[in-house]
C1' cells in the first nucleotide's frame, strides 16, 4: 500500500519545548495566544494481539506488542423507509442499511 475480518454512543490528562493552526477530506458546527497540530516525559483507559483459567461459552490479569486519553468516528454527505414544515422549488425528525475513516489482527 491493497485484500479480509472485527470494532468505532463507554473509557481514560498532567508537565515541558514550541508558537499557528486543528477536528481525514467537503459543508456545518466546534477546539485553539486562557497556547492549537506537533515532539518528549510522566500518568491514565481499554483489552485487538498477548498470559493463565476453562472442554467449550466464558471469566481473570495487565508484564510484553499495538491503540487510545475535546466534542458519538463531533454531526452529515449515498439510498430507502417515515414524520413535520412548505411558497411545492425544497428544508428537516427518527430509524435501517451503506459509503468513507480510524484501530486491532491476519494475508499479499
Nucleotide at each position: 500500500u491493497u485484500c479480509u475480518u472485527a470494532u468505532c454512543c463507554a473509557g481514560a490528562g498532567a508537565g515541558a519545548c514550541g508558537g499557528a493552526g486543528g477536528g481525514a477530506c467537503u459543508g456545518g458546527c466546534c477546539c485553539u495566544g486562557c497556547g492549537a497540530u506537533g515532539u518528549c516525559u510522566c500518568a491514565g483507559c481499554a483489552a485487538c494481539c498477548u498470559g493463565c483459567c476453562u472442554u467449550a461459552a466464558g471469566g481473570c490479569a495487565a508484564a510484553g506488542g499495538u491503540g487510545c486519553u475535546a466534542c458519538u468516528u463531533c454531526c452529515a454527505g449515498c439510498g430507502g423507509a417515515u414524520c413535520c414544515u412548505g411558497a411545492c422549488a425544497a428544508g428537516g425528525u427518527u430509524c435501517c442499511g451503506g459509503a468513507a475513516g480510524a484501530u486491532a489482527a491476519g494475508a499479499a